Predicted 3D model of a 372-nucleotide RNA (Bacterial RNase P class A) from a Bacteroidales bacterium. The coordinates come from a structure-prediction model, not an experiment, and the mean pLDDT is 76. It is recorded under the gene name rnpB.

[in-house]
RNA sequence: AACGGCAACCGCUCUAUCGCCGGCGGCAUUCGUGUCGCGGGAGGAAAGUCCGGGCAGCACAGAGUCACCAUACUUCCUAACAGGAAGGGACGCAGGCCGCAAGGCCUGCGUCACAGCAAGUGCCACAGAAAAUAUACCGCCUUCGGGUAAGGGUGAAAACGCGAGGCAAGAGCUCACGACGCGAGGUAGUGAUAUCUCAUGGUGGUAAACCUUAUGGGCUGAAAAACCAAAUAUACCGACAGUUAAGGGUUGACUCGCCCGUUGUCGGGGGGUAGGUUGAUUGAGGCAGCCGGUGACGGUUGUCCUAGAUUAAUGAUAGAGGUCUGGCAGCAAUGCCAUUCACAGAACCCGGCUUAUACGUUGCCGUCCCUU
Repeated sequence: AACGGCAACCGCUCUAUCGCCGGCGGCAUUCGUGUCGCGGGAGGAAAGUCCGGGCAGCACAGAGUCACCAUACUUCCUAACAGGAAGGGACGCAGGCCGCAAGGCCUGCGUCACAGCAAGUGCCACAGAAAAUAUACCGCCUUCGGGUAAGGGUGAAAACGCGAGGCAAGAGCUCACGACGCGAGGUAGUGAUAUCUCAUGGUGGUAAACCUUAUGGGCUGAAAAACCAAAUAUACCGACAGUUAAGGGUUGACUCGCCCGUUGUCGGGGGGUAGGUUGAUUGAGGCAGCCGGUGACGGUUGUCCUAGAUUAAUGAUAGAGGUCUGGCAGCAAUGCCAUUCACAGAACCCGGCUUAUACGUUGCCGUCCCUU
């Protein structure tokens, strides 16, 4: 230098014409709208709808238990979170150092849903003798009954490791050291934790197996929800008209009358369909400076207002410039021509996470080649 990987940033610009969706103003209007002018009109992820919150409705006297779901090192940040920052620990790789060895220490890089299998239960394919109460395959020893987990071999994993003693051969059987666990205490730290001393145990793996411990959790979701309200049916109320045709009431009985009722029309009324309005875009808001903090972030000052649709707008064409690639001309600078510019498309809002992303820029790593 080229290519590749990972992470972060950036996310083509301007002008004209025509068109689309909102806003403001003028004019016209049959009040539906039309027309003219001015001004606004997608993103870093608008995506997935995974987590948290605002907001809304429903449920709910209060408290507790169980079940279910979620989370799981510490401290801090935040409205909150399963998010973020700083730190701790574990594991892997590389390099160096100490030790006979087991193992330990330091530095750098990377990864981690990182409570508990030493509470209980379960499970552990294939291979292997054996996968946890070792029925011992080879080997070793043997008094031939058996003993033996040191060696071989299998496996992702083999009954703590290593050195010595011991033994028929062996074995934490014994001892020193080392890894780990539990208990007590000291020191450092807000804490996770680290380190030291004493005592003790004898330890396969698996909790994104059941489970245990701790903490948290009402349900639904903008098609939530509130309001206005044609048409149609109509509880109820009133007026008018018709009918006494069914029925009831009014004197002891009958008739007439009256009242209730009944039918229709009109008006009111309630309910709420079509439709409309709100919710809905000024908000845990953006940008810049200063201050505090290792940092996430917080405080303060100034400044800005910047889409709001509901068959769902944000587009098309032309020109100019820019980027990538190729060709031609030129010693070069550069010029000309062609080509190319990703992922993607708001729908209640906000904070995160995840995923997609061309060209270019920056950082780290790898491969290969060339030069010195």